[in-house]
Predicted 3D model of a 77-nucleotide RNA (transfer RNA) from an uncultured Alphaproteobacteria bacterium.
RNA sequence: CGGGAUGUGGCGCAGCCUGGUAGCGCGCUUGUUUUGGGUACAAGAAGCCGGAGGUUCGAAUCCUCUCAUCCCGACCA
Numbered sequence: 001c002g003g004g005a006u007g008u009g010g011c012g013c014a015g016c017c018u019g020g021u022a023g024c025g026c027g028c029u030u031g032u033u034u035u036g037g038g039u040a041c042a043a044g045a046a047g048c049c050g051g052a053g054g055u056u057c058g059a060a061u062c063c064u065c066u067c068a069u070c071c072c073g074a075c076c077a
Stems, first nucleotide, its partner, number of pairs: 001073007010026004020057001028044005050066005
């Protein structure tokens, strides 16, 4: 330098193709249960989707640019 993949609550991921205002597991908080811990049950908090712009009535999803990480290749030696 070229090609590709990934980026979404604290962690790991799904949702993207086919647009309709975000979900699962674990974790966390509270309550009940227990002498306590653990377990079980119930309730709850927490993300506007890496960033910017565009298209659209409407964008995590489509388009453009850009950032970060990873993989492959080329170049140099």
The sequence was found in a public genome assembly. Its mean pLDDT, the model's own confidence on a scale to 100, is 81. Its Rfam family is "tRNA". It is annotated as a transfer RNA.